A computed fold for a 360-nucleotide RNA from a Thermodesulfobacteriota bacterium, annotated as Bacterial RNase P class A. RNAcentral holds the sequence, with entries from ENA. It is recorded under the gene name rnpB. Taxonomically the source falls in Thermodesulfobacteriota (Bacteria, Pseudomonadati).

């Protein structure tokens, strides 16, 4: 210098002017003045986990969903840290939904005879009938060829009509037992069993663990006008109409006006609302995630929803220039109950490490 891997920090600073939204104080009818405050690392996606609130709930089960190596952290988690095993990379380092297909069922394109307690296309061997060979027919065979991503472990010997873990030796794997180390996952060593079992569970399914539901538009309180509900009183004294009835009588209710009271609920207001599993710094424990302790700080709470614009100086980057200097640029994006995570979007700088190249 080129290429790559990991980690951290920041998200321009200061000042002026004009605006916007809350807060406090003063003057006060409106309103004005002063002081002080006003988005993020992701505020985003709303994907997980909680706090909080309401509803439901004797207990249990089914269904459904999520998770799935071990240990630790945490309020909790599907998150984080450290390991184990597997995979990728020359390496730094990165990735893994990592229980069970040796429980059952299903699926495995094309090719191929056969895609699963397998399978006979070629080949090999035997039989059938004749003297023999060949062809046809019947059967055996997974050594060899061929197909395929994948065809029942590999090498050698024995064995056989030909073959085959059919048998044996060695190697590999699986299951299982013992020992050693480790908290454990697991690793290493030794033994036994021909056990040799295709792949697929982000296929159904089985096993284990966890899970009641809805969400601040949760929910509580105050409560206008209008309409309507209930009660009482007054007024009217007219009684339309309605109920009981087959009809009539009778009886009961009763439209309209005024006043008072009660209750539900809407608009609206208010609480919830921001001091919290909180931030920063020191020390201590721990490999780490994280925890403890001490000190210090208060840092948006809007609701048709504020947080903006312009200018000057300085800093950063790019271009031009010998230099002075000049011109240009600065991303993604914006709160809405609050936290802990994950994921996605995006800009600049710094540090460490790996590989390559070789001039000085």
């Nucleotide at each position: 210098c080129c290429g790559g891997g990991g980690g951290g920090c920041g998200a321009g600073g200061c000042g002026a002017u004009c605006g916007c939204c809350g807060g406090u104080g003063c003057c006060g009818u409106a309103g004005g003045c002063a002081c002080g405050g006003g988005a993020g690392g992701a505020a985003a996606g709303u994907c997980c986990g909680a706090a909080c609130u309401c509803c439901a709930u004797a207990g249990g089960g089914c269904a459904g969903a999520a998770u799935g190596c071990c240990g630790g952290g945490u309020a909790a988690c599907g998150c984080c840290c450290g390991g184990u095993g597997g995979g990728g990379g020359c390496a730094a380092c990165c990735c893994c939904a990592a229980g069970g297909c040796a429980a059952g069922u299903g699926c495995c394109a094309c090719a191929g005879a056969g895609a699963g307690u397998a399978g006979a296309c070629c080949g090999c061997c035997c039989c059938c009938g004749a003297u023999a060979u060949u062809a046809a027919g019947g059967g055996g065979u997974a050594a060899g060829g061929g197909u395929g991503a994948a065809a029942g472990g590999g090498u050698g010997a024995g064995g056989u009509a030909a073959g085959a873990g059919c048998u044996c030796a060695c190697c590999g794997g699986u299951u299982u037992c013992c020992g050693u180390g480790g908290u454990a996952a697991c690793a290493c060593g030794g033994g036994a069993a021909g056990c040799c079992a295709g792949g697929u569970a982000a296929a159904c399914c089985c096993c284990a663990u966890u899970c009641g539901g809805a969400g601040c538009a949760a929910g509580g309180c105050c409560a206008a006008a209008u309409a309507g509900g209930g009660a009482a009183g007054c007024g009217c004294c007219c009684g339309a109409g309605g109920g009981c009835u087959g009809c009539u009588c009778g009886u009961c209710c009763g439209a309209u006006g005024c006043u008072u009271c009660c209750g539900g609920g809407u608009a609206g207001g208010u609480c919830g609302c921001u001091u919290g599993a909180g931030g920063c710094g020191g020390c201590a424990g721990g490999u780490a995630a994280c925890u403890g302790u001490c000190g210090u700080c208060c840092u948006a709470g809007a609701u048709g929803a504020a947080u903006g614009a312009u200018c000057g100086c300085c800093g950063c980057c790019c271009u031009u220039u010998a230099a002075c200097a000049a011109g240009g640029g600065a991303a993604c994006a914006g709160g809405a109950u609050u936290c802990g995570g994950c994921u996605u979007a995006u800009u600049g700088c710094c540090c460490c490490c790996c590989g390559g190249a070789u001039a000085c």